[in-house]
Context: one part of a larger RNA
RNA sequence: GAACGAACGCUGGCGGCAGGCUUAACACAUGCAAGUCGAACGCCCCGCCUUCAGAACACAGAUGGGAUGAGAUGGAUGCCGAAAGCGGAUUUGCUUUUUGGCAUCUGUUUUCUGAUUUUCUGUUUUGUGAUGGCGGGGAGUGGCAGACGGGUGAGUAACGCGUGGGAAUCUACCCAAUUCUUCGGAACAACUGAGGGAAACUUCAGCUAAUACCGUAUGUGCCCUCCCAGGCAAAGAUUUAUCGCCUAGGGAUCGGCCCGCGUUGGAUUAGGUAGUUGGUGGGGUAACGGCCUACCAAGCCUACGAUCCAUAGCUGGUUUGAGAGGAUGAUCAGCCACACUGGGACUGAGACACGGCCCAGACUCCUACGGGAGGCAGCAGUGGGGAAUCUUGGACAAUGGGGGCAACCCUGAUCCAGCCAUGCCGCGUGAGCGAUGAAGGCCUUAGGGUUGUAAAGCUCUUUCACCGGUGAAGAUAAUGACGGUAGCCGGAGAAGAAGCCCCGGCUAACUCCGUGCCAGCAGCCGCGGUAAUACGGAGGGGGCUAGCGUUGUUC
Numbered sequence: 001g002a003a004c005g006a007a008c009g010c011u012g013g014c015g016g017c018a019g020g021c022u023u024a025a026c027a028c029a030u031g032c033a034a035g036u037c038g039a040a041c042g043c044c045c046c047g048c049c050u051u052c053a054g055a056a057c058a059c060a061g062a063u064g065g066g067a068u069g070a071g072a073u074g075g076a077u078g079c080c081g082a083a084a085g086c087g088g089a090u091u092u093g094c095u096u097u098u099u100g101g102c103a104u105c106u107g108u109u110u111u112c113u114g115a116u117u118u119u120c121u122g123u124u125u126u127g128u129g130a131u132g133g134c135g136g137g138g139a140g141u142g143g144c145a146g147a148c149g150g151g152u153g154a155g156u157a158a159c160g161c162g163u164g165g166g167a168a169u170c171u172a173c174c175c176a177a178u179u180c181u182u183c184g185g186a187a188c189a190a191c192u193g194a195g196g197g198a199a200a201c202u203u204c205a206g207c208u209a210a211u212a213c214c215g216u217a218u219g220u221g222c223c224c225u226c227c228c229a230g231g232c233a234a235a236g237a238u239u240u241a242u243c244g245c246c247u248a249g250g251g252a253u254c255g256g257c258c259c260g261c262g263u264u265g266g267a268u269u270a271g272g273u274a275g276u277u278g279g280u281g282g283g284g285u286a287a288c289g290g291c292c293u294a295c296c297a298a299g300c301c302u303a304c305g306a307u308c309c310a311u312a313g314c315u316g317g318u319u320u321g322a323g324a325g326g327a328u329g330a331u332c333a334g335c336c337a338c339a340c341u342g343g344g345a346c347u348g349a350g351a352c353a354c355g356g357c358c359c360a361g362a363c364u365c366c367u368a369c370g371g372g373a374g375g376c377a378g379c380a381g382u383g384g385g386g387a388a389u390c391u392u393g394g395a396c397a398a399u400g401g402g403g404g405c406a407a408c409c410c411u412g413a414u415c416c417a418g419c420c421a422u423g424c425c426g427c428g429u430g431a432g433c434g435a436u437g438a439a440g441g442c443c444u445u446a447g448g449g450u451u452g453u454a455a456a457g458c459u460c461u462u463u464c465a466c467c468g469g470u471g472a473a474g475a476u477a478a479u480g481a482c483g484g485u486a487g488c489c490g491g492a493g494a495a496g497a498a499g500c501c502c503c504g505g506c507u508a509a510c511u512c513c514g515u516g517c518c519a520g521c522a523g524c525c526g527c528g529g530u531a532a533u534a535c536g537g538a539g540g541g542g543g544c545u546a547g548c549g550u551u552g553u554u555c
Base pairs, nucleotide, nucleotide: 001555002554003553004552006551007550008549009548010547013427014426015425016424017423018422019420020419021385026383027382028381030380031379032378035144036143037142040141041140043138044137045136046135047134048133049132051130052129053128055126056125058123059122060121061120062119064117069112070111071109072108073107074106075105076104077103078102079101080100081099082098083097084095085094086093088091151338152337153336160263161262162261163260164259165258166257169255174251175250181244183215184214185213191206192205193204194203195202196201221232222231223230236243237242264310265309266308271301272300273299276298277297278296279295280294281293282292283291313335314334315333316332317328318327319326320325340361341360342359343358344357363374364373365372366371391417393416394415395414399413400411401410402409403408430460431459432458433457440451441450442449443448464496466491467490468489469488470487474482499544500543501542502541503540504525505524506523510539511538512537513536514535520527521526
């Protein structure tokens, strides 16, 4: 001189862009951080609509029944008339039969009327139940995703990382394309009932669906094998547009594995190693291999540093330096490792899994003492530690991710906002004129010098901040958290905005007073013991400037 994830002291106007627990991988209250699919499936609750059934009222129609009244007809009785017969007698009587009419009683009725009433249908109103449809909510079965994204650097001196190669491998979703998707069955949740328990939860019995599970068909093809034999599939949904399922090979992508070289210090660490080194058989893995196992052989590493100890995540990079080199590994990016500590497997294409499971341990919490619950090195936030490091904010508008055909839902990833001069960059705190060189301060040889064009005064300007109005791009088919933000227009007024360190030499910048080896300064040399440019104050000066200085660390 440069640099910093800095800290401390004094000071502090604005904006842009970045950065912000380096210490205790210490412990964590609270909220959120991984869900989604009804176009796989059954069930429960709520709302709306449609249809059906029941009930009530009214109207209309059909049907059954039939009071009353009328009609037709039969019988009986009575009356009237007519005809026939007989008798007496000339007009009347009697009888019979027939016939007609009327009246009363009674019976019948394929006749009409049709009160009350039965049933059915339709319309209207009310409201209940059921079926179906649509929408919402709830838990459950099932599928996919929770192996990504986010955090931390404890461990690791290692094929962990970097770089360059390799063969004995796997790969869900995706891409192009092959062959298919037959026929059946039995359950288990949810639910219902009965219990146990303080709770967490759990037991028994019964019922049920599926793209859940099982059998079967097809056997192309694949696995296995020298060949035969043997083994291995599937699933449907639907709004009819599609979305799926199975199989085999291929592509793409992500991984797993092996090897050469490189990768801190210590010899006051010199020997280390028995699954150890190699072989054979077997097992295991997606895959090679002592990866595991049985047997056999006795090897293997090491002064070119084995083993042991200490330290440490590695790299692209960052920083310094003319470079070589040194130091470093915050932010951003790639890889690795870890998820309270230790161990283990399950599921799965993928984990031996941060917000999954089991066991053990430490710690914390609940308890009815029988038993249970938890894991911020996710985002905020709290305590603690520390010289020291932020809001318990907004939004899914953009980018990206998961689920879904989609609409959409979720997303503390992300995008934004908040706090902090922590850093870098930019801007401002006014400009011009202004000598009587004012007053005051300081110095003085008492004449003056200096502060100093500095101020006052006059004339202007309005960046930034402030007030009022307008108002984006980002995102378009539509959707803007940011945000009434950036920007633009107008207004007022020099108005609201300067400090810090130093002045003996190194090193730019000098005098007076106070102090008197005291008080003190100091990076080095060194100042201070009565004329201190080195201490303290003042005036003046120098440097940098919203910063300045000190401390720490690196070159």
This is a predicted structure of a 555-nucleotide part of an RNA (small-subunit ribosomal RNA, 5' domain) from an uncultured prokaryote. The coordinates come from a structure-prediction model, not an experiment, and the mean pLDDT is 81. The RNAcentral record of the full RNA draws on ENA.